Source information: Predicted 3D model of a 74-nucleotide RNA (transfer RNA) from Parasphingopyxis sp. The coordinates come from a structure-prediction model, not an experiment, and the mean pLDDT is 82. It matches the Rfam family "tRNA". Rfam classes the family as a transfer RNA.
RNA sequence: CGGGGAGUGGCGCAGCCUGGUAGCGCAUCUGUUUUGGGAACAGAGGGUCGCAGGUUCGAAUCCUGUCUCCCCGA
Numbered sequence: 001c002g003g004g005g006a007g008u009g010g011c012g013c014a015g016c017c018u019g020g021u022a023g024c025g026c027a028u029c030u031g032u033u034u035u036g037g038g039a040a041c042a043g044a045g046g047g048u049c050g051c052a053g054g055u056u057c058g059a060a061u062c063c064u065g066u067c068u069c070c071c072c073g074a
Base pairs, nucleotide, nucleotide: 001073002072003071004070005069006068007067010026011025012024013023020057028044029043030042031041032040050066051065052064053063054062
């Protein structure tokens, strides 16, 4: 320098192909249960989807640029 992949609650990921309410598990908090801890059950909070711009009635999703990390090639 060229090509490819990844970036989404605290953590690990799905959703993107085919645009239409942002979800799952763990964790956290509250309640019930327990002598207590743990476990189980019920409920709650937490995200401007790496950043910027464009297209669209509508963008995590499509297009362009850019940042970080990983892999391959030179």